[in-house]
RNA sequence: GCGGUCCGUGCAGGAGAGUGCGGUGCGGGGGACUUGCGAUCCCCGGCCCCGCCACCGAAGGCGCAUUCCCGACAACCGCUCAGGUACCGAGGACUGCACGCGACGC
Repeated sequence: GCGGUCCGUGCAGGAGAGUGCGGUGCGGGGGACUUGCGAUCCCCGGCCCCGCCACCGAAGGCGCAUUCCCGACAACCGCUCAGGUACCGAGGACUGCACGCGACGC
């Protein structure tokens, strides 16, 4: 120097499965009662946490075929520990583009 491989960063795209049930606590709105406030009761939806059942598979993880140096090793296959299951948001294998001068190769 190349832009061939890997790695990292940025941008874009990116599937699947519950709008599940229950409980504690917190505060908000409305109504009843009251002279009024407070307390009490009823209704509505919100947030955090916990539990239960069902399900998904494309972060990660685990398992295996083949191959071979018999022990090692792959996946978008399987498992579902972790993660996830309305919208929003986050994550997301993988794909494209750009960058780095990082590692390897020429």
A computed fold for a 106-nucleotide RNA from a Betaproteobacteria bacterium, annotated as Glycine riboswitch aptamer.
The prediction has a mean pLDDT of 79.
It matches the Rfam family "Glycine riboswitch aptamer". About the family: This family represents the bacterial glycine riboswitch. Rfam links the family to the GO term glycine biosynthetic process.
NCBI's taxonomy places the organism under Bacteria, Pseudomonadati, Pseudomonadota, Betaproteobacteria.